[in-house]
RNA sequence: ACGUGCUCCGGGGUCGGUGAGAAUCCGAACCGGCGGUGACAGUCCGCGAACUCCUCGAUCACUCGGGGGGUCGAUCCGGUGGAAUUCCGGGACCGACGGUGAUGCGACGUGAGUCGCGAGUCCGGAUGGGAGGAAGCACGA
Repeated sequence: ACGUGCUCCGGGGUCGGUGAGAAUCCGAACCGGCGGUGACAGUCCGCGAACUCCUCGAUCACUCGGGGGGUCGAUCCGGUGGAAUUCCGGGACCGACGGUGAUGCGACGUGAGUCGCGAGUCCGGAUGGGAGGAAGCACGA
RNA backbone atom coordinates (compact mmCIF):
# COMPACT_ATOMS: atom_id res chain seq x y z
C1' A A 1 0.00 0.00 0.00
C1' C A 2 -4.54 -3.66 0.35
C1' G A 3 -8.92 -5.85 3.08
C1' U A 4 -12.38 -5.86 7.33
C1' G A 5 -14.24 -3.50 11.65
C1' C A 6 -14.46 0.69 14.88
C1' U A 7 -13.79 5.89 16.24
C1' C A 8 -13.82 10.94 14.91
C1' C A 9 -14.85 14.76 11.31
C1' G A 10 -18.22 16.03 7.53
C1' G A 11 -22.77 23.55 4.70
C1' G A 12 -21.86 28.67 4.15
C1' G A 13 -24.10 33.67 3.74
C1' U A 14 -26.99 40.95 5.66
C1' C A 15 -26.99 45.84 5.75
C1' G A 16 -29.60 50.15 4.30
C1' G A 17 -34.19 52.49 2.17
C1' U A 18 -39.55 52.88 1.97
C1' G A 19 -43.45 51.79 5.17
C1' A A 20 -48.17 51.04 10.41
C1' G A 21 -45.71 46.49 9.60
C1' A A 22 -40.47 43.64 5.42
C1' A A 23 -33.57 40.28 6.81
C1' U A 24 -39.39 38.27 1.71
C1' C A 25 -40.36 44.55 -1.90
C1' C A 26 -36.31 48.43 -3.75
C1' G A 27 -30.88 49.20 -3.58
C1' A A 28 -26.39 47.30 -2.53
C1' A A 29 -23.74 43.29 -0.14
C1' C A 30 -22.53 38.40 1.18
C1' C A 31 -22.38 32.63 0.59
C1' G A 32 -20.98 28.18 -2.43
C1' G A 33 -21.35 20.18 0.24
C1' C A 34 -18.45 15.74 -1.90
C1' G A 35 -15.36 12.92 -5.69
C1' G A 36 -13.13 13.46 -10.54
C1' U A 37 -10.93 16.23 -14.32
C1' G A 38 -2.51 17.14 -18.33
C1' A A 39 -3.47 23.22 -13.66
C1' C A 40 -6.75 24.90 -8.44
C1' A A 41 -14.42 24.43 -10.57
C1' G A 42 -21.28 27.10 -7.10
C1' U A 43 -22.15 26.99 -13.54
C1' C A 44 -17.43 20.66 -17.05
C1' C A 45 -18.40 15.01 -15.60
C1' G A 46 -20.44 12.41 -11.63
C1' C A 47 -22.30 11.91 -6.37
C1' G A 48 -25.00 13.41 -2.12
C1' A A 49 -29.28 15.92 -0.37
C1' A A 50 -34.53 17.06 -1.76
C1' C A 51 -39.10 15.32 -4.44
C1' U A 52 -41.49 11.00 -6.57
C1' C A 53 -42.57 5.75 -8.07
C1' C A 54 -41.47 0.45 -7.53
C1' U A 55 -39.61 -3.42 -4.49
C1' C A 56 -37.58 -6.33 -0.12
C1' G A 57 -37.24 -6.82 5.16
C1' A A 58 -38.41 -5.51 10.40
C1' U A 59 -42.69 -3.74 13.81
C1' C A 60 -48.98 -4.96 17.42
C1' A A 61 -49.02 -0.25 15.33
C1' C A 62 -46.67 4.36 14.66
C1' U A 63 -42.69 3.89 11.83
C1' C A 64 -37.66 2.39 10.50
C1' G A 65 -33.95 0.26 7.29
C1' G A 66 -31.97 -1.90 2.38
C1' G A 67 -32.15 -1.97 -3.13
C1' G A 68 -33.69 0.11 -7.90
C1' G A 69 -36.03 3.72 -11.54
C1' G A 70 -37.51 8.80 -12.60
C1' U A 71 -37.11 14.21 -11.56
C1' C A 72 -33.23 17.27 -10.05
C1' G A 73 -30.25 25.06 -11.01
C1' A A 74 -26.62 28.00 -13.38
C1' U A 75 -20.85 30.63 -17.91
C1' C A 76 -19.24 33.24 -21.52
C1' C A 77 -15.19 36.26 -23.59
C1' G A 78 -10.02 37.63 -23.43
C1' G A 79 -4.95 36.54 -21.47
C1' U A 80 -0.93 33.18 -19.86
C1' G A 81 0.55 28.24 -20.72
C1' G A 82 2.54 22.00 -23.24
C1' A A 83 -2.21 21.59 -20.94
C1' A A 84 -7.15 25.66 -17.73
C1' U A 85 -15.54 26.68 -19.26
C1' U A 86 -10.83 25.01 -12.94
C1' C A 87 -5.58 30.17 -12.73
C1' C A 88 -5.53 35.84 -13.97
C1' G A 89 -8.78 39.95 -15.94
C1' G A 90 -13.73 41.31 -17.31
C1' G A 91 -18.94 40.59 -17.78
C1' A A 92 -23.08 37.27 -16.53
C1' C A 93 -26.01 33.41 -14.29
C1' C A 94 -27.99 29.63 -10.41
C1' G A 95 -29.70 28.16 -5.68
C1' A A 96 -35.00 22.26 -3.54
C1' C A 97 -39.39 21.55 -0.10
C1' G A 98 -42.90 23.66 3.88
C1' G A 99 -43.95 28.35 6.61
C1' U A 100 -44.18 33.61 6.91
C1' G A 101 -45.55 39.41 3.71
C1' A A 102 -47.49 45.46 2.13
C1' U A 103 -44.79 47.41 -2.48
C1' G A 104 -45.16 44.48 -7.19
C1' C A 105 -47.33 41.06 -11.06
C1' G A 106 -51.66 38.27 -12.89
C1' A A 107 -57.00 36.91 -12.82
C1' C A 108 -62.12 38.16 -11.44
C1' G A 109 -65.40 42.34 -10.15
C1' U A 110 -69.47 48.44 -11.93
C1' G A 111 -67.11 49.22 -7.35
C1' A A 112 -65.66 48.06 -2.41
C1' G A 113 -62.77 44.11 -2.77
C1' U A 114 -61.48 38.72 -3.53
C1' C A 115 -58.14 34.91 -5.23
C1' G A 116 -53.34 33.42 -6.93
C1' C A 117 -47.85 34.17 -7.63
C1' G A 118 -43.74 36.09 -5.01
C1' A A 119 -37.06 34.37 0.56
C1' G A 120 -29.79 31.07 -1.69
C1' U A 121 -28.98 34.51 3.52
C1' C A 122 -35.30 34.39 8.40
C1' C A 123 -38.08 30.03 10.74
C1' G A 124 -38.72 24.57 10.02
C1' G A 125 -37.76 19.09 8.82
C1' A A 126 -32.15 19.27 10.84
C1' U A 127 -28.50 18.28 17.86
C1' G A 128 -31.19 14.90 11.08
C1' G A 129 -29.09 12.67 6.81
C1' G A 130 -24.99 12.23 3.60
C1' A A 131 -21.37 12.08 -0.77
C1' G A 132 -16.88 11.59 1.36
C1' G A 133 -12.46 12.55 4.59
C1' A A 134 -8.62 11.28 8.66
C1' A A 135 -0.57 11.88 9.39
C1' G A 136 -6.76 7.94 13.35
C1' C A 137 -7.23 2.98 16.11
C1' A A 138 -7.57 -2.44 15.93
C1' C A 139 -7.24 -7.00 13.41
C1' G A 140 -5.78 -9.81 9.05
C1' A A 141 -3.14 -12.22 5.20